This is a predicted structure of a 342-nucleotide RNA (Bacterial RNase P class A) from a Solirubrobacterales bacterium. It matches the Rfam family "Bacterial RNase P class A". Rfam classes the family as a ribozyme. The family is grouped with related families in Rfam's "RNaseP clan". The source organism's lineage runs through Bacteria, Bacillati, Actinomycetota, Thermoleophilia and Solirubrobacterales. RNAcentral holds the sequence, with entries from ENA.

RNA sequence: GAUGCGAGCUAGGCAGUCGCGGAGACAACCGAAAGGAGUCUUCGAGGAAAGUCCGGACACCACAGGGCAAGGGCGGUGGGUAACGCCCACCCGGGGAAACCCGCGGGAAAGUGCCGCAGAGAACAGACCGCCGAUGGCGCGGCCACACGUGAGUCGCGCACAGGCAAGGGUGAAACGGUGCGGUAAGAGCGCACCGGCGCCGCGGUGACGUAGGCGCGCAUGGCAAACCCCGCCCGGUGCAAGGCCAAGCAGGACCGUCGACCCAGCCCGGCGAGGUCCAGGUGGGCCGCACAGAUGGAUGGCUGCCCAAGACAGAAUCCGGCUUACCGGCUCGCUGAGGAG
Numbered sequence: 001g002a003u004g005c006g007a008g009c010u011a012g013g014c015a016g017u018c019g020c021g022g023a024g025a026c027a028a029c030c031g032a033a034a035g036g037a038g039u040c041u042u043c044g045a046g047g048a049a050a051g052u053c054c055g056g057a058c059a060c061c062a063c064a065g066g067g068c069a070a071g072g073g074c075g076g077u078g079g080g081u082a083a084c085g086c087c088c089a090c091c092c093g094g095g096g097a098a099a100c101c102c103g104c105g106g107g108a109a110a111g112u113g114c115c116g117c118a119g120a121g122a123a124c125a126g127a128c129c130g131c132c133g134a135u136g137g138c139g140c141g142g143c144c145a146c147a148c149g150u151g152a153g154u155c156g157c158g159c160a161c162a163g164g165c166a167a168g169g170g171u172g173a174a175a176c177g178g179u180g181c182g183g184u185a186a187g188a189g190c191g192c193a194c195c196g197g198c199g200c201c202g203c204g205g206u207g208a209c210g211u212a213g214g215c216g217c218g219c220a221u222g223g224c225a226a227a228c229c230c231c232g233c234c235c236g237g238u239g240c241a242a243g244g245c246c247a248a249g250c251a252g253g254a255c256c257g258u259c260g261a262c263c264c265a266g267c268c269c270g271g272c273g274a275g276g277u278c279c280a281g282g283u284g285g286g287c288c289g290c291a292c293a294g295a296u297g298g299a300u301g302g303c304u305g306c307c308c309a310a311g312a313c314a315g316a317a318u319c320c321g322g323c324u325u326a327c328c329g330g331c332u333c334g335c336u337g338a339g340g341a342g
Base pairs, nucleotide, nucleotide: 004335005334006333007332008331009330010329012307013306014305015304016303017302018301020044021043022042023041024040025039026038029036030035046313050324051323053322054321055320056319057318058239059238060237061236071235072234073233074232075231076090077089078088079087080086091105092103093102094101095100106230107229111228112227113224114223115222128169129168130165131164132163135162136161137159138158139157140156141155142154143153144151145150146149177195178194179193180192181191182190196219197217198216199215200214201213202211203210204209243288244287245286246285252279253278254277255276256275258274259273260272308311
């Protein structure tokens, strides 16, 4: 110190002025009061208030004890937390020169299933091109034999028919370890060396896991569980329009030294209507739930001036913890180290 990486903060500022909502105080105004108006003081959106995707608090309903099943969710390890699918650290795999970033990251030797297209072959596989043709076959030729055109002989060449191979090419996301030497007709863990892999022991680590050690094994086990499934853990439902309290009017019920008309000669009883008192449930409505912003027609804004680097995404509705998504720019800290200098 180019570039890059990580973490955090900020989200135009100042002044004036006019408004809006909450709370508090105050003598004189309005009002019977409650309260209103006025004045003053004070408070008044976000890092995401958003998506409503997780986890809770709280509330009601259900079960009220335990187990099983069904359904759903989660899934490396160790911690953190009220809890989580979140956070921190680490492990493993992938990317990067590095800082660092990414991962829906249990099990594929429990079972079932699937693996499109391409390709010869996609699971205990396969032979299209290719290589070979040792062996057998066929053809030609030489030699040999003889009964002279034949062969149970032999040698060579050719064909690629039977067949051998899987090194190379090619297909694919994936083709059953890699390099080399030997080997062979050509080849191949067929043999060997090294590398890789697997298993056991040892060692290190709380653990996931790692491994410079020892021994064994030519290598045996392709992928998909965001397919069924298996293993472990977790989960009752609905959400503040939850829910609770107060409570007109109408209708309902109970009661009455009241009134009315009816029946009756009259009185009593009775039923009907009115009035009054009380009761339960509860509509309109109100209050709480509800917050150091906070309503239920739902406040948080406008204008002017100055300054600068010229101002993004965006507006609370029960409350918290997260995640995700949107976002002009600025600042701070830590790190990487192209290159340069000594």